Two RNAs folded together computationally: RNase P RNA and transfer RNA, 430 nucleotides in total.
Rfam match: Bacterial RNase P class A.
Its mean pLDDT, the model's own confidence on a scale to 100, is 79.
[in-house]
RNA sequence: GGAGUUAUCAAGGUGAUCGCGUGGUUCAGGCCACGAGGAAAGUCCGAGCUUCACAGGGCAUGGUGCUGGCUAACGGCCAGUCGGGGCGACCCGAAGGAAAGUGCCACAGAAAGCAAACCGCCUAGUUCGCUAGGUAAGGGUGAAAGGGUGCGGUAAGAGCGCACCGCUUGUUUGGUGACAAACAAGGCAAGGUAAACCCCACCUGAAGCAAGACCAGAUAGGAGUCACGUGACCCGCGUUAUGACUCCGGGUUGGUUGCUCGAGCCAGGGGGCAACCCCUGGCCUAGAUGAAUGGUCACCACCGACUGAGGGCAACCAACGUCGGGACAGAACUCGGCUUAGGGAUAACUCCGACG
RNA sequence: GCACCCGUAGCUCAGCUGGAUAGAGCGUUGGCCUCCGGAGCCAAAGGUCAGAGGUUCGAAUCCUCUCGGGUGCG
Numbered sequence: 001g002g003a004g005u006u007a008u009c010a011a012g013g014u015g016a017u018c019g020c021g022u023g024g025u026u027c028a029g030g031c032c033a034c035g036a037g038g039a040a041a042g043u044c045c046g047a048g049c050u051u052c053a054c055a056g057g058g059c060a061u062g063g064u065g066c067u068g069g070c071u072a073a074c075g076g077c078c079a080g081u082c083g084g085g086g087c088g089a090c091c092c093g094a095a096g097g098a099a100a101g102u103g104c105c106a107c108a109g110a111a112a113g114c115a116a117a118c119c120g121c122c123u124a125g126u127u128c129g130c131u132a133g134g135u136a137a138g139g140g141u142g143a144a145a146g147g148g149u150g151c152g153g154u155a156a157g158a159g160c161g162c163a164c165c166g167c168u169u170g171u172u173u174g175g176u177g178a179c180a181a182a183c184a185a186g187g188c189a190a191g192g193u194a195a196a197c198c199c200c201a202c203c204u205g206a207a208g209c210a211a212g213a214c215c216a217g218a219u220a221g222g223a224g225u226c227a228c229g230u231g232a233c234c235c236g237c238g239u240u241a242u243g244a245c246u247c248c249g250g251g252u253u254g255g256u257u258g259c260u261c262g263a264g265c266c267a268g269g270g271g272g273c274a275a276c277c278c279c280u281g282g283c284c285u286a287g288a289u290g291a292a293u294g295g296u297c298a299c300c301a302c303c304g305a306c307u308g309a310g311g312g313c314a315a316c317c318a319a320c321g322u323c324g325g326g327a328c329a330g331a332a333c334u335c336g337g338c339u340u341a342g343g344g345a346u347a348a349c350u351c352c353g354a355c356g
Numbered sequence: 357g358c359a360c361c362c363g364u365a366g367c368u369c370a371g372c373u374g375g376a377u378a379g380a381g382c383g384u385u386g387g388c389c390u391c392c393g394g395a396g397c398c399a400a401a402g403g404u405c406a407g408a409g410g411u412u413c414g415a416a417u418c419c420u421c422u423c424g425g426g427u428g429c430g
């Protein structure tokens, strides 16, 4: 100098002026205080809260899926195990079960699942065309052909025998565990696919602040069903004919509440590898409803381009000045995550090249 | 705001319990027919299956994330 990896940080500041929303204050004019994000986004998960009388039993459906921990909870996070990728820093993993059962594996190929003889090799016969038998070492097909390498063995071959590696089973040791290591035995059986059905373990009632509660106002009724609550279904429970539900038609298009103090934020200390937890002190920090949080100007800070006083042997550095630039995006009941969008700064580390 | 659905040729749709050339109708283009046009007959072109990643031997189809469009709810 180039190429990368990981972690952390901020999301320009101050003032003036014109405006917007909410709250407070004033008789009023006015004045004062506060006013978007790291993702407020996608609505993909998980909860709080509310309603369905209770949210009870069964069974589907759906979801999750290595181990241990964290948490209100989670499909999230942390630490580890195993597998995979990268020269490396490091990164990624929907990672239970295919020896419970079923399905599928197109085309090609002789044969695709309790395997198979097309070519080849070997033996025997032969009318010299071939026929019968043996053989999975070699060729060919395919994503995949029933362990791999070597030696022996054989008519040719073959775990047929042996050594090493792999695999399976068992024992011991270490670890909370996933798992790892060592030793012994077995000649190898049991192809792939579960983001196909399925099996196993665990979780799961539904709907969502347009939930729900209250006040005021308006109104025109008609038809159908006998069940409805209960939106998988069954049981149970509750209501029921002056009832309930559905459809058509009509009226209204107001207000209050839920609403922002919360698994909250900041600082210090302690425990833990960490996620996270505990203690002490301090703080109050948007609540709009066609929906506020903005515009302009000045100065300063940052970045880039140009100029270039000056410095330096040189590469180059650079005051003053001029011009330009600052992404992605905007709350809508509230939190914890994930994912996606997107410009920048700092630190540590890795690899390559050059010079000393 | 909340909930849900869809995206395949220029247009309207099949195919979506995976299988290799992705089809149909209308439209477009060329030819035949006709004096010319329409209708009719024959043929052809036209597709990143909305985009990206993953599972699988193999993806329009299965899974995840984005993009675009639409519907319902006081």
Stems, first nucleotide, its partner, number of pairs: 001352009012300007020035006037328001041339002044337005049208004056235003062203004066080005081095001082093004096199002101197002103193003118139002120135006147165006166188001167186008212257004221248006227239003253430001264283008302325005310317002357429007366382004375413001384400005406422005